[in-house]
RNA sequence: CUGAUAGCGCGGGAGAGUCCCUUCGAUUCGCCGUAAACGGAUCGCAGGGCGCCGAAGGAGCAACCGCCCCGGAAUCUCUCAGGCAAAGGGACCGCGCCUGUCGA
Numbered sequence: 001c002u003g004a005u006a007g008c009g010c011g012g013g014a015g016a017g018u019c020c021c022u023u024c025g026a027u028u029c030g031c032c033g034u035a036a037a038c039g040g041a042u043c044g045c046a047g048g049g050c051g052c053c054g055a056a057g058g059a060g061c062a063a064c065c066g067c068c069c070c071g072g073a074a075u076c077u078c079u080c081a082g083g084c085a086a087a088g089g090g091a092c093c094g095c096g097c098c099u100g101u102c103g104a
Stems, first nucleotide, its partner, number of pairs: 003102005008096005017050001019049004024044007051084003057080001058078003064072003
C1' cells in the first nucleotide's frame, strides 16, 4: 500500500396456525333488589394437543478441496433445539471505521 480474514458499528434480510382445548387472574356484558353463583366476550401468564417452517445453533450424507494415513466441507437432508401477528432473533449480502492476523 492493497487484498483476504476475524471482531465491532450501520443498513437490508425469507419461510411457516396471532390454530384448538384447559386452569388461574383482570376488565366488561347478561342474569340479579345489592351481592354471590352461573354463562358469554376480550386481554395476560401457564399447561396440553395437532399441523407447519428452516436462514441461530446442532446432526447426517456428499459434490468438491487438501498436506491425500486422514482431514476440511453446503444454501442439500433431518428437525434435537429454535421458530409460525408485532417485537426480538435471523444464514447470508452491502458499506464503514478502528484494531488484530495473514499475504504482496
The prediction has a mean pLDDT of 77. This is a predicted structure of a 104-nucleotide RNA (Glycine riboswitch aptamer) from Novosphingobium marinum. The sequence was found by an Rfam model in a public genome assembly. Lineage of the source: Bacteria > Pseudomonadati > Pseudomonadota > Alphaproteobacteria > Novosphingobium.